Context: one part of a larger RNA
Molecule: large-subunit ribosomal RNA, domain VI
Organism: Puniceicoccales bacterium
């Protein structure tokens, strides 16, 4: 800024793009075939490679602080218990996300038109001949199916659905003026994420679970601190699978998403041509 009033939704397929792979093993069948020695088309099954897309339940990675261990050293007036620095001090694990070596799914099948190539019927040229007029098979190729993108496809497509005003003047024309309106929707701002350079996308804004907090769950670490006992002590046992737990799950309006302001108009053929 167009799509010939504005807006919200769901969409058609013009057109483009993308994929088209293979191998192994059994069945048939050791059969057709062959002196044998070897060995099949056709058909059906079932696993498996590499590729391509998606996912994170397994299986692991990572997970810079989630848990626990320990060491040197400062601090906390001392003990205990903590906390700083040591490139997360080191080391054992490890939630959500993100991931491959983990997992799931594709390539299939079928139709149409043909190639090379096999043919039917057949003259030209009493005969042959797939051709000349007709008629058929037939490829991992070609068109279709099949995935994705798509109405700036300016040929700008279709459907549902929502909104919007009186009068007056006039040279009667895409003219002018008054007075009342500010729809339908969007957007600003603001709280966030399945999203994401930014923009957009999308959940939501109190008629509210959109983030943070609490509360509960899970899940992760492995038995907190304090008291007791038992030991000269180190340290071990109860209390105790306890203390503590991040991005997860789900509950609650405590706190923030407030007031609020913009943008969008007022029924839409001017000209051709036709009724």
């Nucleotide at each position: 800024c167009g799509u010939u009033g504005g807006a919200g939704a769901u969409u058609u397929g013009a057109g483009g793009g993308g994929u088209u792979c293979g191998u192994u093993u059994u069945c048939u069948a050791g059969u057709a075939c062959g002196a044998g020695a070897g060995g099949a088309c056709c058909g059906a099954a079932a696993a498996u490679g590499a590729c391509a897309g998606g996912c994170c339940u397994c299986u692991g990675g990572u997970g810079u602080u989630c848990c626990g261990g320990u060491u040197a050293u400062c601090a906390u007036g001392u003990c205990a218990g903590u906390g700083g620095u040591a490139g997360c001090g080191c080391c054992g694990g490890g939630u959500a996300g993100c991931u491959a070596u983990g997992c799931c799914u594709g390539g299939a099948a079928u139709g149409g038109a043909u190639a090379a190539g096999c043919g039917c019927u057949g003259a030209a040229a009493g005969c042959a001949u797939c051709u000349a007029a007709g008629c058929g098979c037939c490829a991992a190729g070609c068109c279709a199916c099949u995935c994705c993108c798509a109405a700036g496809a300016u040929g700008a497509g279709a459907u549902c659905u929502c909104c919007c005003g009186a009068a007056g003047c006039u040279u009667c024309a895409g003219g002018c003026u008054u007075c009342c309106u500010a729809a339908a929707g969007g957007g600003c701002c603001c709280u966030g994420g399945u999203a994401g350079a930014c923009c957009a996308c999308c959940a939501g804004g109190u008629u509210g679970a959109u983030a943070g907090g609490u509360c509960g769950g899970a899940u992760g670490u492995g038995u907190a601190a304090g008291u007791g006992c038992a030991g000269u002590a180190a340290u071990g046992c109860a209390u105790u699978g306890a203390g503590c737990u991040a991005a997860c799950c789900g509950a609650u309006a405590c706190u923030a998403a407030u007031g609020g302001c913009c943008c969008g108009u007022g029924u839409g053929a001017c000209c051709u041509a036709g009724g």